[in-house]
Context: one part of a larger RNA
Molecule: small-subunit ribosomal RNA, central domain
Organism: uncultured bacterium
RNA sequence: CUGGGCGUAAAGCGCACGUAGGCGGGUUCGUGUGUCGAUUGUGAAAGCCCUAGGCUCAACCUGGGAAUGGCAGUCGAAACUGCGGAUCUUGAAUACCUGAGAGGGUGGGGGAAUUCCUGGUGGAGAAGUGAAAUUCGUAGAUAUCAGGAGGAACAUCAGAGGCGAAGGCGCCUACCUGGCAGGCUAUUGACGCUGAGGUGCGAAAGUGCGGGGAGCAAACAGGAUUAGAUACCCUGGUAGUCCGCACCGUAAACGAUGGAUACUAGGUGUUCGGAGCAUUAACCCUCUGAGUACCGUAGCACACGCAUUAAGUAUCCCGCCUGGGGAGUACGGUCGCAAGGCUAAAACUC
Numbered sequence: 001c002u003g004g005g006c007g008u009a010a011a012g013c014g015c016a017c018g019u020a021g022g023c024g025g026g027u028u029c030g031u032g033u034g035u036c037g038a039u040u041g042u043g044a045a046a047g048c049c050c051u052a053g054g055c056u057c058a059a060c061c062u063g064g065g066a067a068u069g070g071c072a073g074u075c076g077a078a079a080c081u082g083c084g085g086a087u088c089u090u091g092a093a094u095a096c097c098u099g100a101g102a103g104g105g106u107g108g109g110g111g112a113a114u115u116c117c118u119g120g121u122g123g124a125g126a127a128g129u130g131a132a133a134u135u136c137g138u139a140g141a142u143a144u145c146a147g148g149a150g151g152a153a154c155a156u157c158a159g160a161g162g163c164g165a166a167g168g169c170g171c172c173u174a175c176c177u178g179g180c181a182g183g184c185u186a187u188u189g190a191c192g193c194u195g196a197g198g199u200g201c202g203a204a205a206g207u208g209c210g211g212g213g214a215g216c217a218a219a220c221a222g223g224a225u226u227a228g229a230u231a232c233c234c235u236g237g238u239a240g241u242c243c244g245c246a247c248c249g250u251a252a253a254c255g256a257u258g259g260a261u262a263c264u265a266g267g268u269g270u271u272c273g274g275a276g277c278a279u280u281a282a283c284c285c286u287c288u289g290a291g292u293a294c295c296g297u298a299g300c301a302c303a304c305g306c307a308u309u310a311a312g313u314a315u316c317c318c319g320c321c322u323g324g325g326g327a328g329u330a331c332g333g334u335c336g337c338a339a340g341g342c343u344a345a346a347a348c349u350c
Base pairs, nucleotide, nucleotide: 003322004321005320006319007304008303012318014201015200016199017198021194022193023192025088026087027086028085029084030083031082034080035077036076037075038074039073040072041071042070049065050064051063052062053061054060091191092188093187094186095185096183097182098181099180103177104176105175106174107173108172109171110154115149116148117147118146119145120144121143125136126135162169163168206247207246208245209244210243211242215241216240220236221235222234223233258317259316260315261314262313263312266295267294268293269292270291271290272289273288274287275286276285299306300305323350324349325348332343333342334341335340
């Protein structure tokens, strides 16, 4: 490269927006770019291949043919593709009405609990463990009552429940703000899908500067355990965890499953809508749309399993894989304050 693949064997970028590019709905007219047909020219000779012949055969040589994947000209076809014109509404989008939600940001507020401080009561233990000890306590601890300070997180509700592109999001309230679903009509009229580069977002830990610091707690110290114990257990405890601004850009960033569209039995639960039926009313029941979860047919799959939320049947676009180790390393480049990230080999070896 041609293939074959990517849930678990190697392989889906952590997620999105979007440039170029690739691909793209129905009808109709034109054109004739690609496409198809016919024909002409050219595609040197030698060689290769086929065939006939000449050296006694062969190698070799000679004649003829084929082939020369191709290019160009002319004439023609018009289904598909491209281009140009017109038109349509199903794809897409907009307006209107209704609805659910821990979606995001900012401000204000709340109670429970832990810790600490002050005062009262009280008087010998408390804490901790498998058992202990380090530790705290007659300078009054633990316990209990009252008052105060401060930080962080929001029990129950809570659900295999909801929202978000992913990371993620959970006390109450106000303001600002994104997305989504359903309904009926109206409007635009293919405006679409994907997306190399690029740009943005991106848990935790970590970094810089400035704050904050209740609890927890790497490092560290001590006590135990043990043959040892740089651990597991215990008593302490600093970064950090929290806030603001700026970096970092990685995770088993997982559904280990890229996005879009169409098609292909059903059943059950649940969330949010709509219509019908019904009722005083919420339900139930029937139909329907969007999500979410379980079971299961066909089909797929080595198997496990997947199965209208596909890993089924197809199309389009992107990313990625090509035996194990060496190695996600070295070197180079680039980004970063650093830690390090991204890109990414080879020798050698099995």